[in-house]
RNA sequence: CUUUUUGAGAAUUUGAUCUUGGUUCAGAUUGAAUGCUGACGGCGUGGAUGAGGCAUGCAAGUCGUACGAAGUAGCAAUACUUAGUGGCGGAAGGGUUAGUAAUACAUGAAUAACCUACCUUCAACCUGGGAACAACGGCUGGAAACGGCCGCUAAUACCGAAUGUAGUAUUUCUAGGCAUCUAGGAGUUAUGAAAGUGGGGGAUCGCAAGACCUUGCGGUUGAUGAGGGGUUCAUGGGGUAUCAGCUAGUUGGAGAGGUAAUGGCUCACCAAGGCAAUGACGCCUAGGCGGAUUGAGAGAUCGACCGCCAACAUUGGGACUGAGAUACUGCCCAGACUCCUACGGGAGGCUGCAGUCGAGAAUCUUUCGCAAUGGGCGAAAGCCUGACGAAGCGACGCCGUGUGUGCGAUGAAGGCCUUCGGGUUGUAAAGCACUUUUGCUUGGGAACAAGAGAGAUUGGCUAAUAACCAGUCAAUUUGAGGGUACCAGGAGAAUAAGCACCGGCUAACUCCGUGCCAGCAGCUGCGGUAAUACGGAGGGUGCAAGCAUUAAUCGGAUUUAUUGGGCGUAAAGGGCGCGUAGGCGGGAAAGAAAGUUAGAUGUGAAAGCCUGAGGCUUAACUUCAGAACAGCAUCUAAAACUCCUUUUCUAGAGGAUGAGCGGAGAAAAUGGAAUUCCACAUGUAGCGGUGAAAUGCGUAGAUAUGUGGAGGAACACCGGUGGCGAAGGCGAUUUUCUAGCUUAGACCUGACGCUGAGGCGCGAAAGCAAGGGGAGCAAACAGGAUUAGAUACCCUGGUAGUCCUUGCCGUAAACGAUGUAUACUUGAUGUGAUAGGUCUCAACCCCUGUCGUGUCGUAGCUAACGCGUUAAGUAUACCGCCUGGGGAGUACAGUCGCAAGGCUGAAACUCAAAAGAAUUGUCGGGGGCUCGCACAAGCAGUGGAGCAUGUGGUUUAAUUCGAUGGUACACGAAGAACCUUACCCAGACUUGAAAUGCAGGGGACAGUGGCAGAAAUGUCAUCUUCCGAAAGGACCGCUGCACAGGUGCUGCAUGGCUGUCGUCAGCUCGUGCCGUGAGGUGUUGGGUUAAGUCCCGCAACGAGCGCAACCCUUAUCAUUAGUUGCCAACAUUUUAGGUGGGAACUCUAAUGAGACUGCCUGGGUUAACCAGGAGGAAGGUGGGGAUGAGGUCAAGUCCGCAUGGCCCUUAUGUCUGGGGCCACACACGUGCUACAAUGGCCGGUACAAAAGGCAGCAAAACCGUAAGGUGGAGCAAAUCCCUAAAACCGGUCUCAGUUCAGAUUGUAGUCUGCAACUCGACUACAUGAAGUUGGAAUUGCUAGUAAUGGCGUGUCAGCUAUAGCGCCGUGAAUACGUUCUCGAGCCUUGUACACACCGCCCGUCACGUCAUGGGAGUUGGUUUUACCCGAAGUCACUGACUCAACCGUAAGGAGAGAGGUGCCUAAGGUAAGGCCGAUGACUGGGACGAAGUCGUAACAAGGUAGCCCUACCGGAAGGUGGGGCUGGAUCACCUCCUUU
Repeated sequence: CUUUUUGAGAAUUUGAUCUUGGUUCAGAUUGAAUGCUGACGGCGUGGAUGAGGCAUGCAAGUCGUACGAAGUAGCAAUACUUAGUGGCGGAAGGGUUAGUAAUACAUGAAUAACCUACCUUCAACCUGGGAACAACGGCUGGAAACGGCCGCUAAUACCGAAUGUAGUAUUUCUAGGCAUCUAGGAGUUAUGAAAGUGGGGGAUCGCAAGACCUUGCGGUUGAUGAGGGGUUCAUGGGGUAUCAGCUAGUUGGAGAGGUAAUGGCUCACCAAGGCAAUGACGCCUAGGCGGAUUGAGAGAUCGACCGCCAACAUUGGGACUGAGAUACUGCCCAGACUCCUACGGGAGGCUGCAGUCGAGAAUCUUUCGCAAUGGGCGAAAGCCUGACGAAGCGACGCCGUGUGUGCGAUGAAGGCCUUCGGGUUGUAAAGCACUUUUGCUUGGGAACAAGAGAGAUUGGCUAAUAACCAGUCAAUUUGAGGGUACCAGGAGAAUAAGCACCGGCUAACUCCGUGCCAGCAGCUGCGGUAAUACGGAGGGUGCAAGCAUUAAUCGGAUUUAUUGGGCGUAAAGGGCGCGUAGGCGGGAAAGAAAGUUAGAUGUGAAAGCCUGAGGCUUAACUUCAGAACAGCAUCUAAAACUCCUUUUCUAGAGGAUGAGCGGAGAAAAUGGAAUUCCACAUGUAGCGGUGAAAUGCGUAGAUAUGUGGAGGAACACCGGUGGCGAAGGCGAUUUUCUAGCUUAGACCUGACGCUGAGGCGCGAAAGCAAGGGGAGCAAACAGGAUUAGAUACCCUGGUAGUCCUUGCCGUAAACGAUGUAUACUUGAUGUGAUAGGUCUCAACCCCUGUCGUGUCGUAGCUAACGCGUUAAGUAUACCGCCUGGGGAGUACAGUCGCAAGGCUGAAACUCAAAAGAAUUGUCGGGGGCUCGCACAAGCAGUGGAGCAUGUGGUUUAAUUCGAUGGUACACGAAGAACCUUACCCAGACUUGAAAUGCAGGGGACAGUGGCAGAAAUGUCAUCUUCCGAAAGGACCGCUGCACAGGUGCUGCAUGGCUGUCGUCAGCUCGUGCCGUGAGGUGUUGGGUUAAGUCCCGCAACGAGCGCAACCCUUAUCAUUAGUUGCCAACAUUUUAGGUGGGAACUCUAAUGAGACUGCCUGGGUUAACCAGGAGGAAGGUGGGGAUGAGGUCAAGUCCGCAUGGCCCUUAUGUCUGGGGCCACACACGUGCUACAAUGGCCGGUACAAAAGGCAGCAAAACCGUAAGGUGGAGCAAAUCCCUAAAACCGGUCUCAGUUCAGAUUGUAGUCUGCAACUCGACUACAUGAAGUUGGAAUUGCUAGUAAUGGCGUGUCAGCUAUAGCGCCGUGAAUACGUUCUCGAGCCUUGUACACACCGCCCGUCACGUCAUGGGAGUUGGUUUUACCCGAAGUCACUGACUCAACCGUAAGGAGAGAGGUGCCUAAGGUAAGGCCGAUGACUGGGACGAAGUCGUAACAAGGUAGCCCUACCGGAAGGUGGGGCUGGAUCACCUCCUUU
């Protein structure tokens, strides 16, 4: 200074992360519609669909001052009305957007190629005649519409004539320009117009009308201006190339016609052109613009209202009139439709305003007025005007106002919630005080009105004091809206709030109902019994006369990227080169001025947007002024950059010369090894092949070995991240031909360059065609195996093919998944080619340069991985390609190909993801290390028998319930005859069996006895209160109310407790560091340990929970203490530690000691630690126990307890009797007893520990065969009670279903207990099953352990205990070791898994739904070509018929017309196509769909590594062959690099 003032994100892929990428949301807007609701006003706005059809009324008339006539009124003068003639206007205004991609529109030019009624200005003129036709009258046709004939008449209607300006034609001069030309001057000849009418009037004329003069209007001619129009040019603005070629009046020419005018506009002739990849032609869509919406902008979308332009007027064609039309409410014709009809014929066109029907989600009154503005006519008054001004309807939009204001806490009642305390609704209400916008009522009351105009007056014109015109004053008069806006008075809080939402995004939360149902949903997603997500309620949030939904546009979306994106792996570099058009291009100088820059001029309509003011009470709205509208055109100037022209240079590029290099290409010749085959020979029974086999070959002699021969294909070693080539690709040797690259010097040319759409060429393997060839290999095929199957992997054979020549094909993971070219940007280290140097020369080594080819790495880049002078860094130029996944590289179409197929390449529909890189886990029929009674080595078992016990199943009235892979099954249950008990049957009770409180009325209750009953219970009799003066209280039962009660459900609502991985060694944190981040580091590595135990190292340093230790017990010792325990010495004795005594020992139970790798040797990193040894009761955590990290399994338990929610309440509660939990074709688990001689039986003799005991343990003694009984001493316990058995000694049995084993059964008993029937234990006698060591499989245990023997105890009246928990006695074997099985830990690797391999996932088939391709055809639209027919009409020709004006006396002529013909041509018809749509039996694939079938192709080495191209084959995924890729794990080797 200025109109610069302006840009926000979120949800969703994952276990989590970053990225890519789509989907969705928040905003604004609308000619909207729908749902719910609805007080008022202002200003706007309202048929978007069927350019579908329309009843009715109105929307264009006017002029009597152009004309005759008729009528009405009047006595008349005269006034008024009007059908007709005539003039002007009906080409404007109003409507709509069908068509039109350019005959349109916008912007800017041109017209020297044009026209223009009315209007402005200027100039001149308006003389004199004639003949008709309407109206009207008569006759007449027709249903009507509408006519026909005869007759009369006027004009500003029509027709000649005069005049002659201008103009036109022609000659000439001047000036200018742009070729034709334009302007002006002069001359000649020709052509060349008209109309009157209204008012007034002094003189003159006339009988009068009037002439005449004047004035207004009108007329004619010419010029001029304005406005309007025609035509031409340039630029600009849709899609599609799956439309690539189009065009015969087509392109041009000179000529003619036509037009207002240029022009193939039209015609004859001549030429053969014209347009097109900068997109012609075709098809689809569409009125264009000013502008509107949105956006920071650039843009994107749209074209309602308002304005400008265009086009259209029922569909198609045509002209007439006119200044102007090819004419919305004119004409003619054809078509469709509607109406009238007397059937002969006629009439019509709302895409004007209202209105109606139809279709539609959807769009208004058949209103008032010309008062204003504007238009037509008129001299004017005025008339007309559905233009317009108003009102009405619609919350359709924008804007404004209101529905009250202040005080008011007991925080009322009610509602809802509640942890029951309260909270919230809520100052909200009520109540008190106040106000009156709006509405109601009463009264007043504008602006919009400007004009018109009697009359008066001034000026102009004029001869004029007349008329007319202009101005001034002015009586009177004009309002649809409307008694409206507005103002004042009155009464009175009185008349006025809804809608959506409340999981996140996104502001706002609780209760109830429902129970994957009903439903919600914009995305994510909610709902399967505690839903802030469904429905209702309370509360809250947002907006508000509206709110929400739906539809649509822009935004967000940098998600088409000019601003402003990408292409190694996410979508995306063409397989490779040559090269056309195009794009871009090295240094210097000069010129020009196209781009560029600056200034000026014109234009860019108005409205709109923006700014500043003004007017409506404000605002919306509107008025004024300004700015702006980045555009286009013209002129002037500048010359840096780009372009252009000219000159020049050598650094780019190319050529020439010298020296080299190579599996570069093409052709020919030659060579050896090997396989196979053939022949011969030797030789004999096998060969071959596999995980193991078989098919196959072989006694007709194979395989093996030897010799000779044939034939084809490929070229070992060298050989190498070495070489060459554009890529594909190229490997024996030699020769010929062709091309390339490198290097040295700097001789030549002088920008000759880079890229490259189309185009052309090359292009592995497979495949195709023809002809050869064919040894090996080998799709298909055959056979053998494997397998559930095996169209496979493995084996034996084997054909195309593989090879050669010629021609096609043209694709690959054609990959560095990385286009080409150029320049710049730290390094290190290999290797190939070559040039030079150092060393005295040579060779090597070494050094320097250039080109190629590798690895590691700096900066930088990247989502990360990684790339890194060979870039994926920094830049430039050009090309190709991408825009969510699937459908799909599919369909259709085109094109190429012999075919296979290639190239180009969609849509409907469907999903909310698909994807990349990296992280943490998990997993692997991946790898490494390590551990564990995990295997191995052993011992004893289980699985077989009988019994016990638990479970399943079955049964039942009930067999209560739970646990039920490991981690249920002698588990809950440490003890079911009743009880327990939860189950079943039967009988009862209902404030209840037990708890608390309240109210009422009562005085008992209990006890005893009897009766009924299975009992519970009921009933009868008897007996019967207490304290207190009273009030009242205690106690008891009754009635009622609150409530109790529930082993009913949910362990997936929970607490607590528990199991398991696992006594495995792990699990984490703080700070720091690394990474965008998830995360990592620490915790990995080297050692070591039972151990994340410890040591060392290290971007980590520390710490916590675990490990270990601390605790208990056991093994040794000491101290203290010494009864109930002990007895060495002493005494005594009834011989019993009994007594006295002792305190030594054992023991008891308290405190201590001891063991720590402390010591020694060796190893080890002078470490941790390991091995051995000494001492010691014990040695390397001495043995055992308790102790269980963070987590996993929605593990178990609501029936231990507690507890939320739900459910039952004369029952799912409570009581009682009986039954059941104990059933029994069967299956499983856990045990006991056995099968015997290491034994059974009989007799005898020893040695424990730890427990328990008063409703208890119970001795002695006696009885009984025994269980047991009688009995009762002693003991609340180191005092009393409680025989240990295996063992040992002796005897017997002698290998048998036994003197083994003891099931089962009978009889008789004992004990407990109200009660042993269902259903107890024990005893005695008798009976004497199965069983002779146990299949597949499987369990436990590493030392005082296994095995074996007994004892005790809890529960408990008794017992099912063979179980559980403990105690002591006797007392082994074995461990080479970690290959394998199982489980676990750590590191690493791959992963498409994360519900985590019990994962994920592919394809056929079957069923349902949806969209789509093909399809014999059927049908519709549009368009093309050819032909037929051809209305109206212009034009041309003709015109024998007709005709008033002019010429002519007349005949007749001129001219005009009817009629006829021709060209063109709409509609129609025929035939053949093109394109597009609808439909179609049947058919192809596709998508989707809680639990279908078959397999298991892929993801781990996915169990045959996978994938790409191609060929063949197969139910299907797929398999195999050929070539290629790593986007393959593992092991080994090679090469290179880094460190030492």
Predicted 3D model of a 1540-nucleotide RNA (small-subunit ribosomal RNA) from a Chlamydiota bacterium. NCBI's taxonomy places the organism under Bacteria, Pseudomonadati, Chlamydiota. The coordinates come from a structure-prediction model, not an experiment, and the mean pLDDT is 82.